[in-house]
Context: one part of a larger RNA
Molecule: large-subunit ribosomal RNA, domain IV
Organism: Bacteroidia bacterium
RNA sequence: CCGCGGUUAAGGAACUAGGCAAAUUAACCCCGUAACUUCGGGAGAAGGGGUGCCCACAGCAAUGUGGGCCGCAGAGAAAUGGCGGUGGCGACUGUUUAACAAAAACACAGGGCUUUGCGAAAACGAAAGUUGAAGUAUAAGGCCUGACACCUGCCCGGUGCUGGAAGGUUAAAAGGAGAGGUUAGCCGCAAGGCGACGCUUUGAAUUGAAGCCCCAGUAAACGGCGGCCGUAACUAUAACGGUCCUAAGGUAGCGAAAUUCCUUGUCGGGUAAGUUCCGACCUGCACGAAUGGUGUAACGAUCUCCGCUCUGUCUCAACCGCGAGCUCG
Numbered sequence: 001c002c003g004c005g006g007u008u009a010a011g012g013a014a015c016u017a018g019g020c021a022a023a024u025u026a027a028c029c030c031c032g033u034a035a036c037u038u039c040g041g042g043a044g045a046a047g048g049g050g051u052g053c054c055c056a057c058a059g060c061a062a063u064g065u066g067g068g069c070c071g072c073a074g075a076g077a078a079a080u081g082g083c084g085g086u087g088g089c090g091a092c093u094g095u096u097u098a099a100c101a102a103a104a105a106c107a108c109a110g111g112g113c114u115u116u117g118c119g120a121a122a123a124c125g126a127a128a129g130u131u132g133a134a135g136u137a138u139a140a141g142g143c144c145u146g147a148c149a150c151c152u153g154c155c156c157g158g159u160g161c162u163g164g165a166a167g168g169u170u171a172a173a174a175g176g177a178g179a180g181g182u183u184a185g186c187c188g189c190a191a192g193g194c195g196a197c198g199c200u201u202u203g204a205a206u207u208g209a210a211g212c213c214c215c216a217g218u219a220a221a222c223g224g225c226g227g228c229c230g231u232a233a234c235u236a237u238a239a240c241g242g243u244c245c246u247a248a249g250g251u252a253g254c255g256a257a258a259u260u261c262c263u264u265g266u267c268g269g270g271u272a273a274g275u276u277c278c279g280a281c282c283u284g285c286a287c288g289a290a291u292g293g294u295g296u297a298a299c300g301a302u303c304u305c306c307g308c309u310c311u312g313u314c315u316c317a318a319c320c321g322c323g324a325g326c327u328c329g
Base pairs, nucleotide, nucleotide: 002323003322004321005320006319007318008317010315011314014313019310027051028050029049030048031047036041038147052069053068054067055066056065057064058063070074082308083307084306085305087303088302089300090299094106095105110145111144112143113142114141115140116139122131123130124129148295149294150293151292153225154224155223158222159221160218161217162216163215164214167213168212169211173207174206178202179201180200181199182198185194186193187192226244227243228242229241230240253287254284265281266280267279268278269277
């Protein structure tokens, strides 16, 4: 010097990214206990008091009442909750990256859409067969949302899905107009020309399903949800008007937010001092309604901020014990 453990004057978070670590608290009995609340909770809330031994009395006893005794200390050791307030997220118990992440992620009960009539749909398998299910729509599969409360607006133009079948397009196939090759034969002195049947290579019209085009429906399907200009008797602002575009122009609610760039926005609160926090405002770069919106008691080894208690975290370090290292042997 290092590791582990113990104690510490005065102060008490000044440490630090952050009270990380440590300290505090602690058992049992009694008293007492707020906001809020889904009336169950919250709650061991918080905050107080008691605890040994001896004697007497009461009692079957546990125990209670009264009196007395000792110590610094009576749950005499060990083990054994620190507490409160605000907000975000997720309702909750649960699950997870075996070995850097336990969470706000996953799941969840509940909600919705959709498929499926049973040899079900879906899935595995060239098949047989099997799961689904020895189930039968109060069932089974897929997808989304995620307790509960209040709600869930507008758009079907695009993409998807469902339905439709008049028309357009259209495969194989059918069809075979026509064209080419070959050559018995014919013509020609020859070069060569014409060329039936057959065989063969092609091949137009026409017929031709689904699909696509087309016509509708459908957003708790994928998704989307405007711009410019003017206007009120101070100013400012614009209930109002004009105009362009769109399938429709963002409703309720929330909002500098796990979302706000400018930004440490502005105002208020808390501090002596606050880029964080809480409450507001709304100018939402770029919230918004089951890719759910807004709330919410309870819950959380969750995240943020504040306070009380407490402390070697610190001011600022000291001493002790054990071990290692080091020196000597």